[in-house]
Context: one part of a larger RNA
RNA sequence: GGCUUAAGUUGGAUACCUUGGCAUUCAGAAGCGAUGAAGGGCGUGUCUACCGACGAAACGCUUCGGGGAGCUGGAAGUAAGCUUUGAUCCGGAGGUUCCCGAAUGAGGAAACUCUUUAAACUGCAUAUUUAAUACAUAGGUAUGUAAGAGCGAACCUGGUGAAUUGAAACAUCUCAGUAACCAGAGGAAAAGAAAGCAAAAGCGAUUCCCACAGUAGCGGCGAGCGAAAAGGGAACAGCCUAAACUACCUCUUAAAAGGUAGGGUUGUGGGACAACCAUCCAUAGAUUGAAUAAGUUAGGCGAAGUCUUUGGAAUGAGACAUCAUAGAAGGUGAAAAUCCUGUAGUCGAAAACUUUGAAAACUAGUGUUGUAUCCCGAGUAGCAUGGGACACGUGAAACCCCGUGUGAAUCUGCGAGGACCACCUCGUAAGGCUAAAUAUUCCUGAAUGACCGAUAGUGAAACAGUACCGCGAGGGAAAGGUGAAAAGAACCCCGGAAGGGGAGUGAAAUAGAACAUGAAAGCUUAAGCUU
Repeated sequence: GGCUUAAGUUGGAUACCUUGGCAUUCAGAAGCGAUGAAGGGCGUGUCUACCGACGAAACGCUUCGGGGAGCUGGAAGUAAGCUUUGAUCCGGAGGUUCCCGAAUGAGGAAACUCUUUAAACUGCAUAUUUAAUACAUAGGUAUGUAAGAGCGAACCUGGUGAAUUGAAACAUCUCAGUAACCAGAGGAAAAGAAAGCAAAAGCGAUUCCCACAGUAGCGGCGAGCGAAAAGGGAACAGCCUAAACUACCUCUUAAAAGGUAGGGUUGUGGGACAACCAUCCAUAGAUUGAAUAAGUUAGGCGAAGUCUUUGGAAUGAGACAUCAUAGAAGGUGAAAAUCCUGUAGUCGAAAACUUUGAAAACUAGUGUUGUAUCCCGAGUAGCAUGGGACACGUGAAACCCCGUGUGAAUCUGCGAGGACCACCUCGUAAGGCUAAAUAUUCCUGAAUGACCGAUAGUGAAACAGUACCGCGAGGGAAAGGUGAAAAGAACCCCGGAAGGGGAGUGAAAUAGAACAUGAAAGCUUAAGCUU
């Protein structure tokens, strides 16, 4: 020096555990904000650095309910107190709520400053004043009002709109109307009651699912893109206006125009108009919402086990029992239906909220015939041209939308049926509203998992978007486990301390806080063998 064995040290793998995550289902809720939000700053405690709670009324105030013995948060300790005259705690409704922040009296380098102590700006109402410009109008001023403004995860609608990529290069094309940005709305949004689809038969608003179908088609006919009708389901709901005509009002010399009310709303065309009939009955409603009932926001009751034995400890083993509309689960010194909390079941609200929705009110709504005088949504439809969007790349390219130009008709009308024409069929544009079936989850509750178990699972099981890095935008960790109970080692000894040896606690201290298990590499000691 090497090897073997043993005992240690170091280290923190492994197995076990779970406070934390992940995913899904059901139900709720789907907003907060000038009555000042979201998010912060600074304060408030006997002692108080931090977290949480609260706001100068500051670890809390009032009141109404619940609850029933301890309490003054995490968090020990000290001090001082509270509480069966019901505290702490839980729930409903209130009060208070500094400063910044949309931030809004002015300013500002947020949480500050200044003054005249204030609604800054926009909107709305009223009054007043008043240009070019005569009447007027725009504008200004004053007063009032308090509607808007900002924030928020996804879902939704609209506007703007890429590139990587694929085409084995690349330009049309694709990725994709995606990402991103902007605007806006709601609990859903959007769409929606046929100028529809179809095909000689018919259907009857929209939305979503299945299917049609990777079909018909489109396509440097490359890569790729990719329908629709029918059929089967989910859910179902239909309405209001413009115009013609009439009355009244305003304005006007008059006409015209405007306002209010009636009238009217359709495609087997409808309505106005004229004549006639019938009436206040039945019906419908998406409006208001009494009582009742149900639910939500605290809670209450809630069955049934003992002995022996091992052990530090019984829930284990043995013996004999019990309950069960409860043998879900968690806890308790090892493994508990019968020890505790619970569970099944059942009961419960002073207050607030949600749903339910009687009567009444309100609103809406009815028929027949005739005539062919009037009306039936105009810079619209159509056309030309340039684009977009339709599964459809300009194509034979309809239908739909937009820019520019041009520019009809009113029912003997007009549009569509994939150029176009005829016939036939279907519909009635150029105004508007509309629940449900559908999408999503920042959030609340309940539950589940052939989901993870500390290099996993969220970045974050822990004071984590922290420490730290970066001028900044931004990037972004590591770190869990004493024991059943601190019983956390009085006292003695060595030592300056650290650390250790006794003693003591404990089932265990090789469980001693650098604390459960304690692998490997690494280090050390001892013995043996060997060189």

Large-subunit ribosomal RNA, domain I from a marine metagenome, 531 nucleotides, folded computationally. The coordinates come from a structure-prediction model, not an experiment, and the mean pLDDT is 82. The RNAcentral record of the full RNA draws on SILVA.